[in-house]
RNA sequence: UGACUGGUGCAGACGGUCGCGUGCCUUCGGGCAUGAGGAAAGUCCGGGCUGCACAGGGCAAGGAUAACGGAUAACGUCCGCCGAGGGUGACCUUAGGAAUAGUGCAACAGAGAUAUACCGCCGUUUUACGCCUCGCGUAAAGCGGUAAGGGUGGAAAGGCGAGGUAAGAGCUCACCGCGUCCCGUGGUAACACGGGAGGCCUGUAAACUCUAUCCGCAGCAACGCCGACUGGGACUACGAUUUGCCCGAUCGUCCCGACUGGCGGCUUGAGAUGCACGGCAACGUGCAUUCGAGAUAGAUGACCGUCCACGACAGAACCCGGCUUACGCACCAGUCAUGCC
Repeated sequence: UGACUGGUGCAGACGGUCGCGUGCCUUCGGGCAUGAGGAAAGUCCGGGCUGCACAGGGCAAGGAUAACGGAUAACGUCCGCCGAGGGUGACCUUAGGAAUAGUGCAACAGAGAUAUACCGCCGUUUUACGCCUCGCGUAAAGCGGUAAGGGUGGAAAGGCGAGGUAAGAGCUCACCGCGUCCCGUGGUAACACGGGAGGCCUGUAAACUCUAUCCGCAGCAACGCCGACUGGGACUACGAUUUGCCCGAUCGUCCCGACUGGCGGCUUGAGAUGCACGGCAACGUGCAUUCGAGAUAGAUGACCGUCCACGACAGAACCCGGCUUACGCACCAGUCAUGCC
């Protein structure tokens, strides 16, 4: 210098004027304080909260997850680690249980896809032909053996060499590879390494399925309360009116319901910041400090001035922990290559 890898931080700054939401104060004129994000987004997971269901438990159905250890309120998230895969490397990815429980599928090509004989190789029978040798050779057809070789394919019965054989074949043996069981060593464990035994059985579960674990359903337009107008009920109770009384009717009291509307839920919470300690880390513990939006048709804006590196993606709506997606700038650590000293 170029090409990369991993991570961290910021999210224009300051001042003035006007305006808006919320809280407090007010002499009702106003004053003071405060006012979006790292993703507020997608609404994909987990939890709080609320209503309904539910004695407790089990089965079925449906859904989710899948090596091992840990973190957490919980998680499908995070951390560490193992295995597998990719990269020269920094490092990255991981859809990682079971294929002798059963079922299915393997397109095209190819003779044959879990079983196969198309070509080839070998044996044998028949026929034809050749020959001094009458049992040898050649050719064709039939029967049989063979998965070494050719060819197809992602995959064709582990690879390679030797022995063996009519020709062949883990048929046998050495070496290598793979997976199962046992022993030893290290590790909490997954697992790794070493030794031994007995093997070589196609792949696919991101096909159905099986195994293990977890899950009741719905969501703040949840839900609780008040309630104008209007509506319904009860008038067996009380009062009033209607004729003095009875029946009946109407109104009020009473009960139900809740379309406009209002209040709560609503923001102090698994909170934030700093320090110390424990841990490789996720994270935890202790102490101190601090309060940082709460609207409801929805505020968080506009203009001016100064400055710079000239500003991307984007706007809360019950809250919190994650994931994913969008996106500008700056910085730190590291890898590889090349050049120069």
A computed fold for a 341-nucleotide RNA from Agathobaculum butyriciproducens, annotated as Bacterial RNase P class A. Rfam family: Bacterial RNase P class A. The family's RNA type in Rfam is ribozyme. The coordinates come from a structure-prediction model, not an experiment, and the mean pLDDT is 76. RNAcentral holds the sequence, with entries from ENA. It is recorded under the gene name rnpB. The same sequence occurs in records of 2 taxa.